[in-house]
RNA sequence: AACGAUAAAGGCAAACCCAUCGCGAGGUGGGGGCGCAAAGCUAGGGGUCUUCCCCAAAGGAAGACAGCCCGGCUGCCGAAG
Numbered sequence: 001a002a003c004g005a006u007a008a009a010g011g012c013a014a015a016c017c018c019a020u021c022g023c024g025a026g027g028u029g030g031g032g033g034c035g036c037a038a039a040g041c042u043a044g045g046g047g048u049c050u051u052c053c054c055c056a057a058a059g060g061a062a063g064a065c066a067g068c069c070c071g072g073c074u075g076c077c078g079a080a081g
Base pairs, nucleotide, nucleotide: 003078004077011036012035016031017030018029019028020027021026034067040073041072042071044070045069046068047065048064049063050062051061052060053059
């Protein structure tokens, strides 16, 4: 560098419930634990979703999602090959 054990030490936390913020997608805190070796960070590309504009479609504006994929940055441990 690559790879990822029925390893060790630790870590994160889906659905759902409660509180709270937001028009909303969703965010945050607590409980919870389906899963995760980047399920750490990042909206750059794709994608999905929300609100608004538009008669509608196409399109546009502002947003959300990193636990959908790709890219960028950083990182714990060390069996086998």
This is a predicted structure of an 81-nucleotide RNA (c-di-GMP-I-GGC riboswitch aptamer) from an uncultured bacterium.
Model confidence (mean pLDDT): 87 of 100.
Of the family's consensus pairs, 95% are formed in the model.
The sequence was found by an Rfam model in a public genome assembly.